[in-house]
C1' cells in the first nucleotide's frame, strides 16, 4: 500500500441479515434478610449505538467519507 472483520452501558456481548419502544450478564447504588459480613432475594440507576454526512415518516441497522482496533496479502514493480 491492498483486502476483510469489528467499534453498542464501567467490562463482556446481544439486537443488524429482513429499518419500527436500545437490551442481557457482571460490576455500581438502595432496600430486604442476617447478631454482623459474604452469598441470596427485590428494586433502581447507568447509552449522543466511534465521528461527520446522505436516504427514509422513522437508522445501532441501509449508503458514502473519516478515525481506531484486529487479521490476511505484499506475486509484479
Nucleotide at each position: 500500500g491492498c483486502c476483510g472483520a469489528c467499534g453498542u452501558a464501567g467490562c463482556u456481548c446481544a439486537a443488524u441479515c429482513a429499518g419500527g419502544c436500545a437490551g442481557a450478564g457482571c460490576a455500581g447504588c438502595u432496600g430486604a434478610a442476617u447478631c454482623g459480613u459474604a452469598a441470596u432475594c427485590a428494586g433502581c440507576a447507568g447509552g449522543u449505538u466511534g465521528c461527520c454526512g446522505g436516504u427514509u415518516c422513522g437508522a445501532u441497522u441501509c449508503c458514502g467519507g473519516c478515525c481506531g482496533u484486529c487479521g490476511g496479502c505484499u506475486c509484479c514493480a
Transfer RNA from an Armatimonadota bacterium, 77 nucleotides, folded computationally. Rfam family: tRNA. About the family: Transfer RNA (tRNA) molecules are approximately 80 nucleotides in length. The family's RNA type in Rfam is transfer RNA. Lineage of the source: Bacteria > Bacillati > Armatimonadota. The sequence is in RNAcentral, with records from ENA and MGnify. RNAcentral records the identical sequence in 2 taxa.